RNA sequence: GAAGCAGUACAGACGAUCGCUGGGUCAUUUAUAAGAUUCAGAGGAAAGUCCGAACACCACAGGGCAGGGUGCUCCAUAAUGUGGAGUCGCGGUAACGCGAAGGCAAGUGCAACAGAAAGCAAACCGCCGCGUCGCAAGGCGCGGUAAGGGUGAAACGGUGCGGUAAGAGCGCACCAGUUCUCCGGGCGACCGGGGAAGCUAGGUAAACCCCACCCGGUGCAAGACCAAAUAGGGGAGUGCUUGAGGGCGGCCCGUCCGAGCUCCCGGGUAGGUUGCUGGAGGUGUCGGGCAACCGGCAUCCUAGAUGAAUGAUCGCCGUCCUGGCAGGGGUAACCCGGCCGGGAGACAGAAUUCGGCUUAUGGCCUGCUCCGGCC
Numbered sequence: 001g002a003a004g005c006a007g008u009a010c011a012g013a014c015g016a017u018c019g020c021u022g023g024g025u026c027a028u029u030u031a032u033a034a035g036a037u038u039c040a041g042a043g044g045a046a047a048g049u050c051c052g053a054a055c056a057c058c059a060c061a062g063g064g065c066a067g068g069g070u071g072c073u074c075c076a077u078a079a080u081g082u083g084g085a086g087u088c089g090c091g092g093u094a095a096c097g098c099g100a101a102g103g104c105a106a107g108u109g110c111a112a113c114a115g116a117a118a119g120c121a122a123a124c125c126g127c128c129g130c131g132u133c134g135c136a137a138g139g140c141g142c143g144g145u146a147a148g149g150g151u152g153a154a155a156c157g158g159u160g161c162g163g164u165a166a167g168a169g170c171g172c173a174c175c176a177g178u179u180c181u182c183c184g185g186g187c188g189a190c191c192g193g194g195g196a197a198g199c200u201a202g203g204u205a206a207a208c209c210c211c212a213c214c215c216g217g218u219g220c221a222a223g224a225c226c227a228a229a230u231a232g233g234g235g236a237g238u239g240c241u242u243g244a245g246g247g248c249g250g251c252c253c254g255u256c257c258g259a260g261c262u263c264c265c266g267g268g269u270a271g272g273u274u275g276c277u278g279g280a281g282g283u284g285u286c287g288g289g290c291a292a293c294c295g296g297c298a299u300c301c302u303a304g305a306u307g308a309a310u311g312a313u314c315g316c317c318g319u320c321c322u323g324g325c326a327g328g329g330g331u332a333a334c335c336c337g338g339c340c341g342g343g344a345g346a347c348a349g350a351a352u353u354c355g356g357c358u359u360a361u362g363g364c365c366u367g368c369u370c371c372g373g374c375c
Stems, first nucleotide, its partner, number of pairs: 001371001003369005010362001012317001014315005020041007043347001047358002050356005055219004067215005072086005087101001088099004102210002107208002109204002124149002126145008157175006176200002178197008223274004233265006245257004281300008319344007327336003
């Protein structure tokens, strides 16, 4: 210099004007409403609503079946399908990344095409033996053979020697794997080493299934409280031709209509209040731990809206890109600052609250790896 890998932090700053939401204070008002002043007012993902919890209501003796989820080990945690540290496997030259990573040596099932044969293997070509025909080359029949050819993603360990009619773990040596076993290391997954058995056992469990562990349902539109109008319900009183009550603009008379009318109680709707934001809380520091995380001390209070506030405009500074002008350094490529302009500034908006995951997104910085150049 270039390419890459991992990670931390940030999410422009200040001022003015005009607004919005909530709290406090002041004065006013019977009260409501409105006013003045002051303080506070989105995120790293507030998002997707994918996991796990808190909280609330409903259900629930205990056990089992069914159903669903998780699936290497240890640790962390309120809990998790999350995280940390590891193991094994795969990818990468490396930094590093990825992995539903228990069991197919329990049972059952499945496998296109090609191929003779695809799972208690298999004889198409070839090789070998015997029989038979033929002068011979060779043909035909029966049998043996998985060493060679060919097909396939995959053909039942590999190489060599022996062995055989030809062959074959048929026998042996070495190598690879499996199972059993012993020793050492590790909490463990597992790792290292020795021995035994010819044992060679294919793939597939995001196929059924087996094993181990876990799992009740609904979500703040949960739930609690207050509570109109109208229409039902219950009770009491009163009235039904001896006329309650109502209409005729307020009252009396009069007239007309007339079987209901008045009060109380309860459920419940609209609406309102609450749940509601102080919490598995943030920051700093010390201690423990490789780490996730845990503990002690100090300190801070930091949105709570409900058609849903948290904004808009202007000025100035800063960052990045770019045009022009003049200049400095350098052989050059190029580098450096100055002045005047133009432009850009991402993803995105709380709605009960936390812990995670995933996705979207801007530039800066730090550490590490590989390659190239120079000293």
Molecule: Bacterial RNase P class A
Organism: Desulfatitalea sp.